[in-house]
A computed fold for a 477-nucleotide part of an RNA from a Candidatus Latescibacterota bacterium, annotated as small-subunit ribosomal RNA, 3' major domain.

Context: one part of a larger RNA
RNA sequence: UGACGGGGGCCUGCACAAGCGGUGGAGCAUGUGGUUUAAUUCGAGGCAACGCGAAGAACCUUACCUGGGCUUGACAUGUACCUGAAAGCCCUAGAGAUAGGGCCCCUCUUCGGAGCGGGUACACAGGUGCUGCAUGGCUGUCGUCAGCUCGUGUCGUGAGAUGUUGGGUUAAGUCCCGCAACGAGCGCAACCCUUGUCCUUAGUUGCCAGCAGGUGAAGCUGGGCACUCUAAGGAGACCGCCGGUGAUAAAUCGGAGGAAGGUGGGGAUGACGUCAAGUCCUCAUGGCCUUUAUUGUCCAGGGCUACACACGUGCUACAAUGGCCGAUAUAAAGGGUUACAAUACCGCGAGGUGGAGUCAAUCCCAAAAAGUCGGUCCCAGUUCGGAUUGCAGUCUGAAACUCGACUGCAUGAAGUCGGAAUCGCUAGUAAUCGCGGAUCAGCAUGCCGCGGUGAAUAUGUUCCCAGGCCUUGUACA
Numbered sequence: 001u002g003a004c005g006g007g008g009g010c011c012u013g014c015a016c017a018a019g020c021g022g023u024g025g026a027g028c029a030u031g032u033g034g035u036u037u038a039a040u041u042c043g044a045g046g047c048a049a050c051g052c053g054a055a056g057a058a059c060c061u062u063a064c065c066u067g068g069g070c071u072u073g074a075c076a077u078g079u080a081c082c083u084g085a086a087a088g089c090c091c092u093a094g095a096g097a098u099a100g101g102g103c104c105c106c107u108c109u110u111c112g113g114a115g116c117g118g119g120u121a122c123a124c125a126g127g128u129g130c131u132g133c134a135u136g137g138c139u140g141u142c143g144u145c146a147g148c149u150c151g152u153g154u155c156g157u158g159a160g161a162u163g164u165u166g167g168g169u170u171a172a173g174u175c176c177c178g179c180a181a182c183g184a185g186c187g188c189a190a191c192c193c194u195u196g197u198c199c200u201u202a203g204u205u206g207c208c209a210g211c212a213g214g215u216g217a218a219g220c221u222g223g224g225c226a227c228u229c230u231a232a233g234g235a236g237a238c239c240g241c242c243g244g245u246g247a248u249a250a251a252u253c254g255g256a257g258g259a260a261g262g263u264g265g266g267g268a269u270g271a272c273g274u275c276a277a278g279u280c281c282u283c284a285u286g287g288c289c290u291u292u293a294u295u296g297u298c299c300a301g302g303g304c305u306a307c308a309c310a311c312g313u314g315c316u317a318c319a320a321u322g323g324c325c326g327a328u329a330u331a332a333a334g335g336g337u338u339a340c341a342a343u344a345c346c347g348c349g350a351g352g353u354g355g356a357g358u359c360a361a362u363c364c365c366a367a368a369a370a371g372u373c374g375g376u377c378c379c380a381g382u383u384c385g386g387a388u389u390g391c392a393g394u395c396u397g398a399a400a401c402u403c404g405a406c407u408g409c410a411u412g413a414a415g416u417c418g419g420a421a422u423c424g425c426u427a428g429u430a431a432u433c434g435c436g437g438a439u440c441a442g443c444a445u446g447c448c449g450c451g452g453u454g455a456a457u458a459u460g461u462u463c464c465c466a467g468g469c470c471u472u473g474u475a476c477a
Stems, first nucleotide, its partner, number of pairs: 001477002003474003007471007015461002019425005026316008034307002042053002064302007073124001077123008088103006106115003126290002129288003135284002137279003140275001142273001147186006153162003166177003192267004197235007206225003211222003238261001241255005318418001322377007334365003339358002344353003384415001389410007431453007
């Protein structure tokens, strides 16, 4: 100087408390361990691995296993020689890779050759092989915590100290005052995006107040751009104003005005560093290993989907604030040309036929759902719950057996609110309800977004956990 303490002081945080809803019990989904297996590819391991890499394993992917092939190789560059085809289409053998046959059969040229392609030979290629404890890059974490440092000066033999400590204050090393310090840098804040109010500009594909036309109805039409909205520019919030407190300071408390008040809400943004944290399987890369091969490469089939069991994360429930039936209202944000697909018709339905319109403020996906109104059920393993299984189908796709999603009929399991323990959340939040998107032929209870309805509680910091500053002890570095 640090680190540590079941030392002290001050302070902060959904850390506790106060509340609301869960997990832990059930069924299923998914990841992991274990076991099994020819293989169940590999990585990730307290927080910070475990719906994680994977924004989507039937083939492909695919790295694994079994079997069948190839060896300058599936891919790149170069040299020498040979050659004019190779690809494509058809037939045969085969599980296919591939092999054989048939059709087809180069271009330019100064005739030396050049381009393109194939073959042979050689340099070499290749490796998701090892080492993340050789590395770059990227990322997690403490933590959006308020810290981490430097120059000059001063003090100390020196390590180092001072500044950065102290008195206040703040979300903040934020600011003020003081001070052997004076300044500065990286962080904080602000500048950026979005949302909340208003104004200006613009007015189609959006909108419809007034006027006219028109319909079963409808901005449907003329017309208009006032309003909504869209999207560009601006205004607005700064403790600016008033009062109290305070050291007359920084600031803080209350009030006015205001759409908004003290960082207005949300996001992006992550200092010096820590964990030899993670990643050699994104990529790059040193070293090592492999090279007719247990490590390259092509192919078929299988596996990654196994199942006594254990754990994590979720979904659906156990019901009446509910289930079922009928009627009816109201979003936002997205996506669409190998695409989204309306009206119509067929089917109980998944879906099929068909194709108007739309490269989209125009058309489509598209029905929002919870809600509201009416009816029914009457507390039961039920008109709760939907697992499991049988049969019959639909769709995608060469192909749904291993191993897809969905539909109809039948079947109707566990489950009556969950032990010890444990998680999230402070407001448009929790809870609850649906909608969209990426990936994607098909496949979502996951992920990333969007809006609808919309709470309770916080007296407080004694305690648990984590962190910051000062101080103290130390047999630790």

Its mean pLDDT, the model's own confidence on a scale to 100, is 83.